The RNA shown here (transfer RNA) has 73 nucleotides and comes from Candidatus Woesebacteria bacterium GW2011_GWB1_39_12. It matches the Rfam family "tRNA". Rfam classes the family as a transfer RNA. Its mean pLDDT, the model's own confidence on a scale to 100, is 80. The sequence was found in a public genome assembly.
RNA sequence: GGCCCAGUAGCUCAACGGAUAGAGCAGACGGUUUCUAACCGUAAGGUUGAAGGUUCGAUUCCUUCCUGGGUCA
Repeated sequence: GGCCCAGUAGCUCAACGGAUAGAGCAGACGGUUUCUAACCGUAAGGUUGAAGGUUCGAUUCCUUCCUGGGUCA
């Protein structure tokens, strides 16, 4: 340098182009318990890597860039 894959919550991951972007874990609060763990409940947590484009509508499609990984030379 060429090609391929990935990037969404603190972490691991979902999400036919269409409803308010969800789940588990972690953390917070409460219940239970003599206490802790476990268990149960509640709420919170998001610039969907960045910038453009297509579309009535983009996490999803297209372009460029950035980051990480793989592969070829």